[in-house]
Context: one part of a larger RNA
Order: sequence, then C1' cells, then structure tokens
RNA sequence: CGUAGGAACUUUGACGGCACCUCAACUAUAGUACGAGAGGAUUUAGUUGGACGGACCCCUGGUGUACCAGUUGUCGCGCUAGCGGCACGGCUGGGUAGCUAUGUCCGGAACGGAUAAACGCUGAAAGCAUCUAAGCGUGAAGCCUAUGCCAAGACAAGAGUUCCAUGGGGGCUUGCCCCCGAGAGACCCCGGGUAGACUACCCGGUUGAUAGGCCGGAGCUGUAAGGCUAGAAAUAGUUUCAGGUUACCGGUACUAACGGUCGAUUG
Repeated sequence: CGUAGGAACUUUGACGGCACCUCAACUAUAGUACGAGAGGAUUUAGUUGGACGGACCCCUGGUGUACCAGUUGUCGCGCUAGCGGCACGGCUGGGUAGCUAUGUCCGGAACGGAUAAACGCUGAAAGCAUCUAAGCGUGAAGCCUAUGCCAAGACAAGAGUUCCAUGGGGGCUUGCCCCCGAGAGACCCCGGGUAGACUACCCGGUUGAUAGGCCGGAGCUGUAAGGCUAGAAAUAGUUUCAGGUUACCGGUACUAACGGUCGAUUG
C1' cells in the first nucleotide's frame, strides 16, 4: 500500500515443508503342523523393551562465580573479639529459581484412493488364439490421503462475532471548500517478562500490584553474634531447629510507570 467505511478478536485451510522404525525379545496358539529322532515352525493375538522424535521439570540427578556453612596462608579495620580484601569462586561441603538429561510423559496406528512388477475378464486386428489395440479388474513396507506443524499478499486477498461513525459553525458559484467537536481503536513513550541478538511478541501504565523496596511465607544452609555455665586451656553446653538468605509464592502504593500523537465520517 492492497484486500470497496474504520477497528478488535476468533477462525477455515489452498499451498508448503517435516515426521511417520521391513527393530528386538517374551507369552499364548504349541512342544502343535513337520520329522524315525534330534529338533521345531508358518500364522494370529497380546505384552515388554530398543533406537529415533516431540514436550516438560512433579520425581532422580547436574549446573547454579549475586545463597548458607566450614577451613588454610597473609594483609587491613589501633589491639582482643568480630568482620572484610587477596590467593582458580583460595579450597571444601551443601543448595532456591532458571536452564537441563542420564529424569518424566507422549508418538509411530487404522480405513480409503491411484498404481509398479505380476495375475486376470471381455476382445479384435488375424473367422482361431491372445491381459490390449478400444474397454474393465486384482495388486506393495513404496505414491496420494490420513495424523501432528505453518498458513488468506490463497490478488479467487475467504468466514464468523463484537465495537465505532452520520454532530456543530462559517464561506457559498448549491455542491464544493474551511474550522471546531466527538470518536471504536492504534501508535510513540514509560514500568516490565511467560518473549527476545535488534526488531517482533506478551503483560502493565495511578480507576494501577508492572518492576524495585518493605512485610509475611516457602525453599536452602544448619544452631549466628553477644551473654552465662564448665574447664588450666583448646573447647563444650545453654540462650537457639537459631542466625543468614539470590532468581520462588503472596501482601503492601513507600519509589518509579511522566508525557504526547494519529484515527473512519467515502472514494
């Protein structure tokens, strides 16, 4: 810009690409058919797995350099105590959210259509014969469907639901021009994340819980500092399942979401 007013939302699915395992074992059929015996099925039904693919983080784990604890050396805060810096995050033991696989869940199906090789029906050319020349069938894990994904710029531009609009004034050549208002909705901008290279997408913008802060909780760590008691001391006990705490779940306007523009009324 188009899709014959302007919008928001929900859709149909032409087209398109991707996937769609001739995998294994076991159970029953059946120790049957077969075979002198040894041995040992075709088939059909069911079950469990493997590899592959998709999604997800409840469980099991990994990571988790903004969380917690222990600890070595050294330096600093005047000293003690308590902390902090550096040493691969100094080292070690754990670990929330998120992201993840080795973890969890799900998938391959069935029916149908046109066919290949092949097998046929009718049947002449060629009084016979012949699946072929006209005509009509059967027939594969393959092809097209089917199942999942995208998708109306699919210019044949599709469908549905809902919302909005026809107001006022002036010029006036009487059907044109100008100004003002209302207006569904949209955009810029701003606070952000379930999104993300940027863009886009999604949520929120005071009629507000969008982010931060604060408060409460979960989860994690594992019993803080100071005091008291015991001990010569190291240390232990008690106050104390304490203290600390990132991304998680709620609450609370304390801080920051300020401010602006476009928009159909025909062509």
The part of an RNA shown here (large-subunit ribosomal RNA, domain VI) has 267 nucleotides and comes from a metagenome. The RNAcentral record of the full RNA draws on SILVA. The coordinates come from a structure-prediction model, not an experiment, and the mean pLDDT is 85. It matches the Rfam family "Bacterial large subunit ribosomal RNA". Gene Ontology terms of the family: structural constituent of ribosome and ribosome.